The RNA shown here (c-di-GMP-I-GGC riboswitch aptamer) has 76 nucleotides and comes from a Frankiales bacterium. Lineage of the source: Bacteria > Bacillati > Actinomycetota > Actinomycetes > Frankiales. It was read from a public genome assembly, where an Rfam model found it. Model confidence (mean pLDDT): 87 of 100.

RNA sequence: CCACGAAACGGCAAACCCAGCGUGAGCUGGGGACGCAAAGCCACGGGACCCAACAGGGUUAGCCGGGCUACCGAAC
Numbered sequence: 001c002c003a004c005g006a007a008a009c010g011g012c013a014a015a016c017c018c019a020g021c022g023u024g025a026g027c028u029g030g031g032g033a034c035g036c037a038a039a040g041c042c043a044c045g046g047g048a049c050c051c052a053a054c055a056g057g058g059u060u061a062g063c064c065g066g067g068c069u070a071c072c073g074a075a076c
Stems, first nucleotide, its partner, number of pairs: 004073002011036002016031006034062001040068003044065003047060005
């Protein structure tokens, strides 16, 4: 370094509630923590979902794979 994931410092934040946005999936902010070692970022492949249904357009990175980047350092 790669890989791995004990500990520490910290980080993120599901459901649910409130406010706003969106036809919708869903998103943003606040509260709140089920969980997460990339739950940081990217719709490239597959999946799921929404709109339209002819083509197509969209959401999801907390469904999986892939790509890029990154903190710490016990064991292996």